A computed fold for a 327-nucleotide part of an RNA from a Limnochordia bacterium, annotated as large-subunit ribosomal RNA, domain IV. It was read from a public genome assembly. NCBI's taxonomy places the organism under Bacteria, Bacillati, Bacillota, Limnochordia.
Context: one part of a larger RNA
């Protein structure tokens, strides 16, 4: 100097750092007591928080047949220490974003908010189902029958889920239009003697599809402009227009969406680009591509307090193994 799942440090105690990384704190699933917000009443909860913890001598109740415990209580006795060593062996509290929750996962950089997930819709399927494998026989679906199956979205619970059918798709539709091949009948080339074969042409028949009527959104998907207006200003309930399928309802909203931007007020700190409540000219929220609350529950993520500490302030000492010096 280099390494260790090394080990001690005064004061100070997160000042370090993207950040409490990393290391410290704590600790017996031993006994009492005691224990909050919020709740889906089940939890939260070992919440927090405090106390006792050896060893000897009686007594008393007590399990057991007995050995040998169990509780209690009344006195002593040691130590700095009584889960006295050693093994093992929760830091804790609050606020908040998300994902309900155990599970799942990129074998070799990702363990999550992603996938799953009960639960809730929508579609299709009447059995030789639908659907899927296979070129087929055949075979799963199922030795199953709509409360079954099989597709698709959402994603526990709660409250809810607005408006548009113009577009695109899907469903319905015994009439009508178009509309292939193919049929009929006419005609018409070449050739033949003919019979025929070929050549184009026109007329009338003719499915599906389209086109045409309707439906249909928890289908694909969309949900507006300009100008004026109240007796201070300011705002504009309200009024004209344009344009549109129809102008975004309930919520939520500087957000895992906010560019502008470290909005603006308010809290916290002596100082807060982060963090909580709050406002809302949402650049460019929004309702199963769900919307919002949501007890629990997280090797998740953001802020914040205790408590701990070599993380620092700021070194520094020891141990072991190595490298290096000297012999």
């Nucleotide at each position: 100097c280099u390494a260790a799942u090394g080990g001690a440090u005064a004061a100070g105690g997160a000042a370090c750092u993207u950040g409490g990384c990393a290391a410290a704190u704590u600790a017996g699933c031993g006994g009492g007591c005691g224990u909050a917000c919020u709740u889906u009443c089940g939890a939260a909860a070992u919440a927090a928080g405090c106390c006792c913890u050896g060893c000897c001598u009686g007594c008393a109740c007590u399990a057991g047949c007995a050995a040998u415990g169990g509780u209690g209580u009344a006195g002593g006795c040691c130590g700095c220490a009584g889960c006295g060593a050693a093994u093992g062996a929760c830091g804790u509290g609050g606020g908040g974003g998300g994902g309900a929750c155990u599970g799942u996962u990129u074998a070799u950089c990702a363990c999550a908010a992603a996938c799953a997930c009960a639960g809730c819709u929508c579609u299709c399927u009447g059995c030789u189902a639908a659907c899927a494998u296979g070129u087929g026989a055949a075979u799963g679906g199922a030795u199953g029958u709509a409360u079954a199956g099989a597709g698709g979205g959402u994603g526990a619970u709660g409250c809810c889920u607005g408006u548009c059918c113009a577009a695109u798709g899907c469903c319905a539709g015994a009439a009508u239009g178009u509309u292939a091949c193919g049929c009929a009948c006419u005609c018409u080339u070449g050739u033949g003697c003919a019979a025929g074969c070929u050549c184009g042409a026109g007329u009338g028949u003719u499915a599906a599809g389209c086109a045409c009527u309707g439906g249909u959104g928890a289908a694909u998907g969309a949900c507006g402009g300009c100008c004026g207006u109240a007796a201070c200003u300011a705002u504009g309930a309200c009024g004209g227009u344009c344009c549109u399928a129809a102008g975004g309802u309930a919520g939520c909203g500087a957000a895992a969406u906010u560019c502008c931007u470290u909005g603006u007020c308010g809290g916290g700190u002596a100082a807060g680009u982060u963090c909580c409540g709050a406002c809302g000219c949402g650049c460019a929220u929004g309702a199963a591509c769900g919307g919002c609350a949501u007890a629990a529950c997280c090797a998740u993520c953001c802020c914040c307090a205790c408590a701990c500490u070599g993380u620092c302030u700021u070194g520094u000492c020891c141990u072991u193994a190595g490298a290096c010096c000297c012999a």